[in-house]
Molecule: transfer RNA
Organism: Coriobacteriia bacterium
RNA sequence: GCUGGUAUGGCGCAACGGUAGCGCAACGGUUUUGUAAACCGUAGGUUGUGGGUUCGAGUCCCUCUACCAGCU
Repeated sequence: GCUGGUAUGGCGCAACGGUAGCGCAACGGUUUUGUAAACCGUAGGUUGUGGGUUCGAGUCCCUCUACCAGCU
């Protein structure tokens, strides 16, 4: 230099172009002599940046950034 992949709550991951969810973690409660476990609930996201297409974009297109892999 070229090609491909990944980027979504604190972490790991989902999500036919039509209300962004799940598990773990956190916090509150019930239970316990107490802790853990179990159960109930709460909060936490401008979906990496900037544009475009569309009535509507996490999703499609382009650009850039970061990381990973391959080729030269």